[in-house]
This is a predicted structure of an 89-nucleotide RNA (nadA riboswitch) from an Acidobacteriaceae bacterium. Its Rfam family is "nadA riboswitch". For this family Rfam cites "Structure and ligand binding of the ADP-binding domain of the NAD(+) riboswitch" (Huang et al., RNA, 2020). The organism belongs to Acidobacteriaceae, within Bacteria.
RNA sequence: GGCUGCAACAACCCCGUGGAUGGGGGCUACCUGAAGAGUUCGGCGGCAGCGCCGAGGAAUUCAGGAGUGUCCGCGCAUCCGCUGCAGCC
Numbered sequence: 001g002g003c004u005g006c007a008a009c010a011a012c013c014c015c016g017u018g019g020a021u022g023g024g025g026g027c028u029a030c031c032u033g034a035a036g037a038g039u040u041c042g043g044c045g046g047c048a049g050c051g052c053c054g055a056g057g058a059a060u061u062c063a064g065g066a067g068u069g070u071c072c073g074c075g076c077a078u079c080c081g082c083u084g085c086a087g088c089c
Stems, first nucleotide, its partner, number of pairs: 001089007013075001014073001016082007023074001024072004030065006040055006
């Protein structure tokens, strides 16, 4: 110098370190469906407070779909470089 194996150091064990790729999870913008307080309009009843029915939009909630952005000790995989230990050439 090259190759191979390994991770002692660690607040149980596992986890050397930086980065990349794929996949996963949380949060989030998007699409679909359902529910939906207050509230707007119309109709009817009533002395009034109010009640009933219909329609519209709507904070928010739930489920599903693809998948934007972001975060991750994600105890998933692979690759490249580096640190340390040991062996081989």